RNA sequence: GCGCGGGUGGCCAAGUGGCUAAGGCAAGAGGCUGCAACCCUCUGAUCGUGGGUUCGAAUCCCACCCUGCGCU
Numbered sequence: 001g002c003g004c005g006g007g008u009g010g011c012c013a014a015g016u017g018g019c020u021a022a023g024g025c026a027a028g029a030g031g032c033u034g035c036a037a038c039c040c041u042c043u044g045a046u047c048g049u050g051g052g053u054u055c056g057a058a059u060c061c062c063a064c065c066c067u068g069c070g071c072u
């Protein structure tokens, strides 16, 4: 330099154009308890950045950034 994959809450991770962006772990608040643990409820994501297409974009297109693998 070229090709392919990935980037979504603190961490892991689903989502393949349209209801409110699932779920698990952790954290915080509340409930329960004599105090705890267990258990239950709640809280939290401008989807790597900037543009474009579209009535509508995490999702499609372009450029760039970061990262993994391969080729030279």
Base pairs, nucleotide, nucleotide: 001071002070003069004068005067006066007065010025011024012023018055027043028042029041030040031039048064049063050062051061052060
Source information
A computed fold for a 72-nucleotide RNA from a Candidatus Woesearchaeota archaeon, annotated as transfer RNA. The organism belongs to Candidatus Woesearchaeota, within Archaea. The RNAcentral record of the sequence draws on ENA.